[in-house]
């Protein structure tokens, strides 16, 4: 160079057009003498960047940037 899959919370990862969600983790209550464990809350996302279509986009479409494979 050419193909093709990834990019969403700290981490691993769901969501394939209608207010973004688990699992672990973090922080606070509860339950013990104390830890652990369990149980119950909060917090913590410009969904890699930018156009575009749509009434509306994580989601479709273009480009652009990192990564991973294949191919030459």
């Nucleotide at each position: 160079g050419g193909g093709c899959g990834g990019u969403u919370a700290g981490c691993u990862c769901a969501g394939u057009g209608g207010u973004a969600g688990a699992g672990c983790g973090u922080u606070c209550c509860g339950u013990u003498c104390a830890c652990a464990u369990c149980g119950g809350a909060a917090a913590g996302g410009u969904c890699a960047g930018a156009a575009g279509u749509u009434c509306g986009a994580u989601c479709c479409u273009u480009c652009u940037a990192c990564c991973g494979c294949c191919c030459a």
Molecule: transfer RNA
Organism: bacterium